This is a predicted structure of a 297-nucleotide RNA (Bacterial RNase P class A) from a Candidatus Limnocylindria bacterium.

[in-house]
């Protein structure tokens, strides 16, 4: 100083007005992300279904560990790739059935050469990744091991208006059906009850596997423990304009400094039950530790 290889942070800051959402009598507080994105996984939560085993489907596979769990993290071992830091592995079984390109006489019933040997038969040679010894399971399969389905539009809880249903009472015994009469029944009226579903409203709903810090324990993953804050909950669905002062980037200009003055705040993206994780996605900035070269001292 060049060139790489892990990891790990930020995602302008403070402050004003106004407008919007929540909350509140009111003053006033609070109000998108590190991925909120994709919806791949695992789980909480909920209704639903289930005595127990098994089939069948599905899914995980080296060893230990960690976690609510998990395809996911962490250690460690082994292969393969790199000069190295390091990356990267569907990394359990070949008993059976399948397959084994080229070359080979032969790739699964063991065949040609040579030499030995009465013979069964022994040694050796070529071919090829392999030649009765084997090699493939992201080939059929077998083994452990795990999973029941649905999703907050879940799911509860209130509840009209109009139509309808289901029960009682009443009806100078009024009208209509049962061919006519006359009991009797039905429907039709009125009036009171009862139950279901629609709108609509309200809860689930944001206080948690929760963020930050320190301390102890473990190589780690992560656990245990103390202080500490409280950080959106909407349902036509808010989170948005400006200004000001810094701070960062980019020009210009000059009297080159701790200047002046213009511009500009630039990236991916946006909550909708949560949470843990994995991929994606990203202007720009920073920080730590290592490895190879090359130089200097």
């Nucleotide at each position: 100083c060049g060139a790489g290889c892990a990891g790990g942070u930020c995602g302008g800051a403070c402050g004003g007005u106004c407008g919007c959402g929540g909350c509140g009598a009111a003053a006033g507080c609070c109000g998108a992300g590190g991925a909120a994105g994709u919806u791949c996984c695992g789980g909480g939560c909920u209704c639903c279904a289930c005595a127990g085993g098994g089939c069948a489907g599905g899914a995980a596979g080296g060893c230990g560990g960690g976690u609510a769990a998990c395809u996911c993290c962490c250690g460690c071992c082994c292969g393969c790739c790199g000069u190295g830091a390091g990356g990267c592995g569907a990394g359990g079984c070949c008993a059976g059935c399948g397959c084994c390109a080229c070359a080979g006489u032969g790739a699964c019933g063991a065949a040609c050469c040579c030499g030995c040997g009465u013979g069964a038969g022994c040694g050796g040679g070529g071919u090829g990744a392999a030649a009765c010894g084997g090699g493939c399971a992201a080939g059929c399969g077998c083994c452990u091991u795990c999973c029941g389905g649905a999703g907050c539009a879940a799911g509860g809880c209130c509840a009209a208006a109009u139509a309808g249903g289901g029960g009682g009472a009443c009806g100078a015994u009024g009208g209509c059906g049962c061919g006519g009469c006359c009991c009797g029944c039905g429907c039709c009226g009125u009036c009171c009850c009862c139950g279901g579903g629609u709108a609509g409203g309200c809860c689930g709903c944001u206080a948690g596997a929760g963020g930050c810090g320190g301390g102890c324990g473990g190589c780690g993953a992560c656990g245990c423990u103390c202080g500490u804050c409280c950080g959106a909950g909407a349902g036509g669905g808010a989170u948005g304009a400006c200004c000001g002062u810094c701070u960062c980037c980019g020009g210009u200009c000059c009297u080159c400094g701790u200047g002046a003055c213009c511009g500009a705040a630039g990236a991916c993206a946006g909550a909708a039950c949560c949470c843990g994780g994995g991929c994606u996605a990203c202007a720009g900035a920073c920080c730590c530790g290592c490895u190879c070269g090359g130089c200097g001292a």
Its mean pLDDT, the model's own confidence on a scale to 100, is 76. The RNAcentral record of the sequence draws on ENA. It is recorded under the gene name rnpB. Of the family's consensus pairs, 93% are formed in the model. The source organism's lineage runs through Bacteria, Bacillati, Chloroflexota and Candidatus Limnocylindria.